This is a predicted structure of a 99-nucleotide RNA (Bacterial small signal recognition particle RNA) from an uncultured Synergistales bacterium. It was read from a public genome assembly, where an Rfam model found it. Its Rfam family is "Bacterial small signal recognition particle RNA". Rfam classes the family as a non-coding RNA gene.

[in-house]
RNA sequence: UUUUCGGUUCAGUGCGGCGAGGUACUGCGAAACGUGUCAGAUCCGGAAGGAAGCAGCAAUAAACAGAUCACUUCGGGUGCCACUGAUGACCGGUGAAGG
Numbered sequence: 001u002u003u004u005c006g007g008u009u010c011a012g013u014g015c016g017g018c019g020a021g022g023u024a025c026u027g028c029g030a031a032a033c034g035u036g037u038c039a040g041a042u043c044c045g046g047a048a049g050g051a052a053g054c055a056g057c058a059a060u061a062a063a064c065a066g067a068u069c070a071c072u073u074c075g076g077g078u079g080c081c082a083c084u085g086a087u088g089a090c091c092g093g094u095g096a097a098g099g
Base pairs, nucleotide, nucleotide: 001096002095004093005092006091007090008089009088010085011084012083013082014081015079016078018075019074020073021072022071023070025066026065027064035058036057037056042051043050044049
């Protein structure tokens, strides 16, 4: 100097873990404008019945709060994890050639 092997670094894929967001879960939740049920009362009808519908009640919407098991998205100087790759840089080993 060169060949080859291994390691570090770098890149990619996957898995786990950490953080954040979202879905799902629970609670609460409509004063007016929503839904349902609509006491009382009102209207139509000869009647049977029908209609609209206040208060109340119920389930919920948005919002808010809680809890992290599940799912999902994003991110990293996450992991003496796995695989693959680039052959660039560094380190180490074997062989060969020359001095």
Source information:
The prediction has a mean pLDDT of 76.